Large-subunit ribosomal RNA, domain II from Holophrya teres, 855 nucleotides, folded computationally. The source organism's lineage runs through Eukaryota, Sar, Ciliophora, Prorodontida and Holophrya. Rfam family: Eukaryotic large subunit ribosomal RNA. The literature on the family includes a 2001 paper in Science by Yusupov et al., "Crystal structure of the ribosome at 5.5 A resolution". The full RNA is in RNAcentral, with records from ENA.
Context: one part of a larger RNA
Order: sequence, then structure tokens, then C1' cells
RNA sequence: GGUCCUUCGGGAGAUUUUGUCAAAAUGGCUUCUACCGAUCCGUCUUGAAACACGGACCAAGGAGUGUAACACAUAUGCGAGUUUGCGGGUGGAAAAACCCAUAAGCGCAAUGAAAGUGAGUAUAAGGUGUGAUACCUUCUAAAUUGGGGGUUGCAACAUCGACCGACCUUGAUCUUCUGUGAAGGGUUUGAGUAAGAGCAUAUUUGUUACGACCCGAAAGAUGGUGAACUAUACUUGAGCAGCCUGAAGCCUGAGGAAACUCAGGUGGAAGGGCGCAGCGGUACUGACGUGCAAAUCGUUCGUCAGACUUGAGUAUAGGGGCGAAAGACUAAUCGAACCAUCUAGUAGCUGGUUCCCUCUGAAAUUUCUCUCAGGAUAGCUGGAACAAUUUCAAGCAGUUUUAUCAGGUAAAGCGAAUGAUUAGAGGACUCGGAGCUCAAAGAGCUUUGACCUAUUCUCAAACUUUAAAUUGGUAAGAUCUAUUAGUUCUCUUAAUUGAACUGGUAGGCAGAAUGCAUUGUUCCAAGUGGGCUUAUCGUGGUAAGCAUGUUAAGCAAUGAGGGAUGAACCUAACGCUGAGAUAAGGCGCCAAAAUUCCCGCUCAUCAGAUACCAUAAAAGGUGUUGAUUCAUAUAGACAGCAGGACGGUGGCCAUGGAAGUCGGAAUCCGCUAAGGAGUGUGUAACAACUCACCUGCCGAAUGAAUUAGCCCUGAAAAUGGAUGGCGCUGAAGCGGGAUGCCGAUACUCAGCCAUCAAAGCAAAUGCGAAGCUUUGAUGAGUAAGAGGGCGUGAGCACGGUGCAGAAGCCUUUGGCGUGAGCCUGGGUUGAACUGUGUUUAGUGCAGAUCUUGGU
Repeated sequence: GGUCCUUCGGGAGAUUUUGUCAAAAUGGCUUCUACCGAUCCGUCUUGAAACACGGACCAAGGAGUGUAACACAUAUGCGAGUUUGCGGGUGGAAAAACCCAUAAGCGCAAUGAAAGUGAGUAUAAGGUGUGAUACCUUCUAAAUUGGGGGUUGCAACAUCGACCGACCUUGAUCUUCUGUGAAGGGUUUGAGUAAGAGCAUAUUUGUUACGACCCGAAAGAUGGUGAACUAUACUUGAGCAGCCUGAAGCCUGAGGAAACUCAGGUGGAAGGGCGCAGCGGUACUGACGUGCAAAUCGUUCGUCAGACUUGAGUAUAGGGGCGAAAGACUAAUCGAACCAUCUAGUAGCUGGUUCCCUCUGAAAUUUCUCUCAGGAUAGCUGGAACAAUUUCAAGCAGUUUUAUCAGGUAAAGCGAAUGAUUAGAGGACUCGGAGCUCAAAGAGCUUUGACCUAUUCUCAAACUUUAAAUUGGUAAGAUCUAUUAGUUCUCUUAAUUGAACUGGUAGGCAGAAUGCAUUGUUCCAAGUGGGCUUAUCGUGGUAAGCAUGUUAAGCAAUGAGGGAUGAACCUAACGCUGAGAUAAGGCGCCAAAAUUCCCGCUCAUCAGAUACCAUAAAAGGUGUUGAUUCAUAUAGACAGCAGGACGGUGGCCAUGGAAGUCGGAAUCCGCUAAGGAGUGUGUAACAACUCACCUGCCGAAUGAAUUAGCCCUGAAAAUGGAUGGCGCUGAAGCGGGAUGCCGAUACUCAGCCAUCAAAGCAAAUGCGAAGCUUUGAUGAGUAAGAGGGCGUGAGCACGGUGCAGAAGCCUUUGGCGUGAGCCUGGGUUGAACUGUGUUUAGUGCAGAUCUUGGU
């Protein structure tokens, strides 16, 4: 102690609150395994899993900040004012706090280039329309309330006036005669007046200047330091086996008249030869190539008494040097060295840009731009306000209807215009060609063109009489309609006619449909300004997964189910759960659901199998199944077997020959049931055979052409291969039909969360409008905006914890919250820490070839 029982004494006792003890699962947390789904994040991009870029891992650091000015908004203080400039005073521990006057800023007056002039005017802050509020009255009602009429008319908006300045214009008065400028006028103009609204402070957002969100150049400038490398020059030193060739000169001999020549020696010249050291560096494109080495090693090779090699010293310095010249070299740096500074240089470019949830939610288009990788501008979007409506109207509309305008596409037309164009027919005059007749001028006739007439065939983006569909504008009432009186004159009329405006009287909420429940206005601002796809209609192009337009829908920014796979196709848009019933698409197995039922077709030695869509054509088939047309057939067809297939005549011509049958023209008659002056084989030519045609047997359908379904041919490629796979043949194929079932985050129902809207609520007892209760609807989202939260460092105020253990760290302890996160247990450890409110900021990391350290 609801409720139940009661003999009214009492009894039983759900929910709820609470102490102690205890066990579990269907609960909580975690791990492992199996199955199902599932391509890697960030980024630029129309589009990323990409053979696009960044990313081994961990820790710490790491990017929209500050000042000034301005704009809009909000809050607070004072208010025709406002403000802590400096200073002075009081005061105190003190920079604090309090008090004071005068300057200065902004505001209180504008306008004009300026000189300058300068805002109601006596019925005192105008008129009209809409209009909140308040009041009166009437009807309904009788606790509220609601409707009609009237008065009042805030703010605001629209419109007409007035005033001030500028500009244009008329010019009274006075006057020194060139000034003054009363009173007027104006479709002109101002960032003005019209009973002020500002100033200061704080904050958000945005813009601009500063390093300006962070990192990043190639460059530019100023001042210095370097020739220990290397280039060149000079000065002064040092160094360079051995061998070969053998210039000039000289000697001897020989010859010669001589000049001189020849022979043998001697001699030892040379930017001579071979070659060591040295200096160099050709080839192996050898070794090495995280090396011995940021240029080395081996063998080979060039040169080696000179323009040789080399030490030391000295000289030349950065737009400068030096250069046997390679833009070589100038300290591992050179088509302009290195160091420091200007300097956090600038970058319309690349990359990065740090916690959570909720609500809204784009653009890739217009115009301008030394504009095309960017900006501004409008559009699209968000936020903040204000006004009106207070509940059924006012109103609104990517819709329809009615009325009325606009248009020149589609179509149509060419016996209509313009332009093109085929064919005949007729033709008085006229013109051209050809021919004939007349002796000729010329005339006549025939013919052919031009031309004319009536027809005929075919066409047009830059042709059109006609002329759609779709489309666009306006209207469908109270700011109205009818009637009447008046005013004005730019307009209009013959006219005080009309028109516009101002009154009176009467009508009285509503003048098509449908839908919507809020509608309208203002201010501030972000992102975007690379688009792409499909369907329609186009344009260019042979075409394109091509380029460029149009209308709409999508992707981008978007997941889910289906199309095996997939930005865009089909279904359908999404809070968290449970149940039901569906969409597209499916129902042999993979794989949820029919090896379901009925009727046809199809056999493929390359079958076929579902839109977008992932290819196949012309042309063929006596494969098979239908259809259409025309023939034949019981007066006996077709096919099969059998018989006949004659005569004039060996037709005529032609021919070497041609008798049905090389060829040409013609193609009759007779007899017949029927038989071509001949369909083929054949012969040199005949012959012979055969066919057309006729007949017998047989006994019921037959032939030809065309057309369309499935199937086949047409149909060849490089890793092995794809109706998604397996496989499937009275299908699990193709074409129809039927019933059932499966199947989404879509639909329905139920619960919960959030947001938005509406309505009500403080009487008795806590909290309480930033609240409580109820009802309803809604929930996708990149860039971007807004709101509300979480976490970190520091200051202040009020509290609290701590050696009986603060912070930190570890943890499969448990719990709360959608989440950022928070509370709690255990372990470790050893001295500080923390809640709430408020102020403040060097406040949150996964990325930046990020920085530093570690692995």
C1' cells in the first nucleotide's frame, strides 16, 4: 500500500524503494572458427580499385592568426547627444576603482566645380490608397467568442503635392546704370527637409592592407669571400734510361780543262724514330658500380729534348677573369661561382589544412575582362530580420479550361508567285535553221527550234498562297459594376463630345477547373563560373566511347534491389529496429522462389538463350513449318510401268554436205486417240534412240511461282575461355498463354530517436518558459552555410579530492551517451589534481616526396 477478501477487529498483497547472500542464461564484453557480403585510403578530376600521383611503422611537432579601417547584423550603456585623448583630483599595496573641466572625433543640414545660398508657416508638419491598435454600434451568443457597419488612423509601402541647394526660365521694386532680385514657372537634378537617432563598447560574418591559412620556385638587388682545384702569363728553381736514323761542316781518295761531281770516312743536326721514368687517357664500351674511389683498377694505347713536365712565388675576380675556343675552367658548384642580407621575396600554379552530432543545400550558366588553369557581375544557395494573415479566406501555381493576341517550323503546294525540271498535244502573229514550188523582189508549202496556249512528271536550309501540333504574352472583378453630378484641358471631338480625375446613389463578397497550406518584402554572405550521360529534335562529319546546340530527366553530390561485372540503364531515393505485402527482375544447380500447367516452332560436324549491351550483311537452301496466287484432277490428273509418236516432205533458202535437230526466214495441210515443218542424244549426210503430245494399267490428290517463322550456308587470327558458370534438346532454347511463389533502405503497420510545426499549461507541494504535456508531419547529400555539443592549456570566482595514495601509464572490469567522449573496477606508480560558472588562446592530425627522433 493500487486492488481483492472480511466475521469490519483485520487478512492477502501487485507495481515501487531498499539491506544482505547466491546462482545462472536467453543478457553484457571479448577472442577464435565457418559461411555470406565486400576492389585502398587521401587527392585533382566529367570520371579512380586503377598500368594517375602521395602513403613502410611509431612518437612528438605541424597550417584561417593579430592589428587597423569599412559594411551588414546582434547585444549592452547613454541619448540630441555620445566617447576613460592628454591632464588634474580622491584613493589604495597597485597598473585597478571613483570624480572633473576644456579640447578633439562622429552625429545634430544640405547643395554646388566654386563664389555662395540654405529646409513647415498661422486653417501650424500636407493629400490619397492599403493599414496595426483603440473606441462606438448592431446581429449571433449568453462562460468564453464570432460576423457586419462606423470613427480613429502607428510603422511601412505606393502615389500626388510643399520646402532647400544646383540647372533652365519670367522679371516687380530700388538703383550710383549695372547691379539688386520681390513674386512666379519647370516631363530637369541632389548621397536633401518634411516633430531628429545617434555615439561608444563587445561579438559573428565579409572585404582591404600588412608574411596574412601553411610549405614550395625559375628570377632580381646590395655588400663581401675565393686562383690550396683549375685557365693563362711572368719570376725563380727542379727533372727527363737505353737504342736507332745520320743534315750541315770537315778529311782522304778518284774523275774532270774547269765548274764541280762521285766514293769511303769523320761529324752529330732535328718542335726526327723505337722506347723507360714522367705526362696523358685510345680500346676492352673489361673490372668496380650501397666501389679502394662522389671517376678508381687491369691490360692495351698516345707522347717522351720540347708549343716538354713540374715545385714555389707573383698577377688576373663574378656580367668579371682566363680560354691552341670545349661555353671549357674559375675549390666535387658555371649558358654567369660561393657567402650573407633585402626576405617569411612573389606565384591566377601543385600539395596539405587537425573533434562530434543535427538542419538546409548548390554550380559548372549570363555579361565584361591582355579574358580561356583566374577574377568581377547576374543566377543558383544559406543565414538573419521585418510586414501581413490568424483560420478560411486573401493569395499563389513548371497544371488544365475559356477568351484574345504573337509566330512561319512540320506538313502541304508547284494545272499559285520565285527558282529548278520531264514529256508529249495544239498554235493567229513574230524570229532563226533546212528543204521544195514560182523567173525574181517576195509569196506559198513542208519540216525543225525559239515562243505562246491548255495539260503532264519531279523538287527547294537561305521558295511560298495555305498551314498545324507543341510553345509564349495578357485576362477571368471590390483598386468592381451600373447610374448620376462636377472639375481640368497636354490628348480627343463638329460639339463641355470623349478622356482623366473628384463626389453622390444603387448592387454586396462572388464571377472557370484543379491543387497548395502560410504568403510577401528587405539585408548580409559562402561556394560555383573545367562538366558529363541518356531520350527527343537538330547542325558539321564517311564515321567515332567525335565536335557543337535544343527540350526534359539523371550522374556529378547517391547509397539500396535488378541488368553476372558497371558513374549515368530498369525499379526506387535512405533516421534505428521488428512484422507484413510488393516493384524491377526472376523461380534446374551455383542461388531465395515452378525440373509448374497449356499451345506451337527448332536438331545446328560453329545450335540458341532477355532491352541499354558489348556486332554481323547482301545473297542463297527440294532442312522443316505456315500463308497467298495461279493451274491440273473420278470426263481419271501428277508420279511409275507399258504402247504409239504417222503422211504431203529429204517443206523453202543457203551449203562440199544439211533428210526435224550448223545457219536464215517462214511455220501450213491431211489422217488421227495423238504425233512440233520438231525438246535433246547422235551421223560426213542418213539411220537409230528420246522428248513434247496421245492411249492402256493404277486410283486421289498434284504442279508452279511468291512470301514468312525457326534452322543451315555466307562466317578466317594470333596465351586457354566464356548465354556469368555448370549444364540444358517433348529444354533449363525460341514464340504465345495461365496460375502460384521469391524478391529492396520503396509501400503498410508497430515501437524508439531527432528536427519542424501547431495547441494547451504555473490555482493545493519540488523544478519550471532556455520548461512541461499532447498531436501531426518529416528524416539522402559533395562544395558551402547555420545551430548545438565534446575535448585541451592558462587566469578569476565559488566548491572539492589527495601519502589511509594526486596525476600519468596498462587493462578481453562494468556502465552511460547517436557521437566527439565520460564515469567506474583492477594493476602499476608516487605528489599533486579537479567540478561548476566565466574570461582567454601558440586549443584537437593520417596524409603536406611534411620536420625531428626511433624501429